[in-house]
Context: one part of a larger RNA
């Protein structure tokens, strides 16, 4: 723009696309079969691989300044106590949320239709035979359903429920004229997200717990600084499982979601 009034919420499923796997071990059963050696169909039932799709309880891996320790060298006048540099973390030893995976869960399954080779049943041309000419029944990981995802721009534009269903001017001999304000709704703006290239999606916007802050908790380093003790001194010991912290969870209106602005309703 369209779906023929305009908007909301929930659908049907044309159609399209995924995925369809394999093996091993028990058991039937050392049974059928076979002289023996070997060794089954069918069915039962147990685990693996790969692969796929989700999430972060555990187990890891990052985790660019969250804790620490540590070297050189500079700066804060000097001790101590911190900062900057040392290939875009100087270096080492940990890591929270997220994000993943080697880690967790969960998947193929059954059922059914119609067939391919094949296998049949009746059964004649062609007094027999013959699956096939009439008729008819069985058969695969394969197809078509079935599982799982999108999906009505499917112009074949579907279905349902619920909301608005109004007013002013102009020109008219009438309005699906023309302009313009509203309604239901929706946009922008504003604070944001487990959404996200940017659009979009999805929550919030004082009738508020959306973000920042603060508490308090979990986490995560690993026991600060400063004083005290003990030791010439490096150094320990208390004070103190301390300080100190990104993303977690709860509280809680201190902060900022302020002011507002637009769009937008009649057919045959």
């Nucleotide at each position: 723009c369209g779906u023929u009034a305009g908007a909301g919420u929930a659908u049907u499923g044309c159609g399209a696309g995924g995925a369809u796997c394999u093996c091993u071990u028990c058991u039937u059963a050392g049974u059928a079969c076979g002289a023996g050696a070997g060794g089954a169909c069918c069915g039962g039932a147990a685990g693996a691989g790969a692969c796929a799709u989700a999430c972060c309880u555990c187990u890891g891996g990052u985790g660019u300044a969250c804790c620490a320790g540590u070297u050189a060298u500079c700066g804060u006048g000097c001790c101590a106590a911190c900062g900057g540099u040392a290939a875009a973390c100087g270096c080492u030893g940990g890591g929270u949320a997220g994000c993943c995976a080697u880690g967790u869960a969960u998947g193929g399954u059954u059922a059914g239709g119609a067939u391919a080779a094949c296998c049949g049943c009746u059964g004649a041309a062609a007094g027999c035979a013959u699956c096939u000419a009439a008729g008819u029944g069985g058969g695969a990981a394969g197809c078509c359903c079935a599982c799982c995802u999108c999906a009505a721009g499917a112009u074949g534009a579907g279905u349902a429920c619920u909301c608005u269903u109004a007013c002013c001017a102009u020109c008219u001999a009438a309005g699906a004229a023309u302009g313009g304000u509203u309604a239901a709704g929706g946009u922008c703006a504003c604070g944001g997200c487990a959404a996200g290239a940017c659009g979009a999606g999805c929550c919030g916007u004082u009738u508020g717990a959306u973000a920042g802050g603060u508490a308090u908790c979990a986490a995560g380093u690993g026991u600060a600084c400063g004083u005290g003790c003990a030791g010439u001194a490096a150094u320990g010991c208390a004070u103190u499982u301390a300080g100190c912290u990104g993303a977690g969870a709860u509280a809680u209106a201190c902060u900022a979601a302020u002011a507002g602005a637009c769009c937008g309703a009649a057919g045959g």

Predicted 3D model of a 268-nucleotide part of an RNA (large-subunit ribosomal RNA, domain VI) from Prymnesium parvum. The coordinates come from a structure-prediction model, not an experiment, and the mean pLDDT is 87. RNAcentral holds the full RNA, with entries from SILVA. Taxonomically the source falls in Prymnesium parvum species complex (Eukaryota, Haptophyta, Prymnesiophyceae, Prymnesiales). Rfam family: Bacterial large subunit ribosomal RNA. Gene Ontology terms of the family: ribosome and structural constituent of ribosome.